[in-house]
RNA sequence: AUCUUAUUCAGAGAAGUUGAGGGACUUGGCCCAUAGACGCUUCAGCAACCGGCUAUAAAGAAUACGAGUACGGUGCUAAAACCAACGAGCACUCGGAUGAUAAGUA
Numbered sequence: 001a002u003c004u005u006a007u008u009c010a011g012a013g014a015a016g017u018u019g020a021g022g023g024a025c026u027u028g029g030c031c032c033a034u035a036g037a038c039g040c041u042u043c044a045g046c047a048a049c050c051g052g053c054u055a056u057a058a059a060g061a062a063u064a065c066g067a068g069u070a071c072g073g074u075g076c077u078a079a080a081a082c083c084a085a086c087g088a089g090c091a092c093u094c095g096g097a098u099g100a101u102a103a104g105u106a
Stems, first nucleotide, its partner, number of pairs: 003104006013043005021032003026085004044077003049073003052069003060065001081098001086095004
């Protein structure tokens, strides 16, 4: 890489550098952007997926789920994965597909 499982409407910013596009893919919108977006670097922060440490079989609760800690490994820090587009009920909800992240696997 591929495959499997889980999560995916919460949360969290600046400086330097770069210089034209960017918001995953395609389409229709909408938004960010030379008053410097996106990317990269540094620092800061968010976060409990995995490990460690603490705690204890617990409050709650549905046979599921379910404590704390940011020490380590990722990851993340505009807008619901920005919204919709596929299917089913149909003013909205559920499911699927694709993407992202983590763990495992070659």
RNAcentral holds the sequence, with entries from Ribocentre. SAM riboswitch aptamer (S box leader) from Streptomyces sp., 106 nucleotides, folded computationally. Rfam family: SAM riboswitch aptamer (S box leader). Rfam describes the family as follows. The SAM riboswitch is found upstream of a number of genes which code for proteins involved in methionine or cysteine biosynthesis in Gram-positive bacteria. NCBI's taxonomy places the organism under Bacteria, Bacillati, Actinomycetota, Actinomycetes, Streptomyces.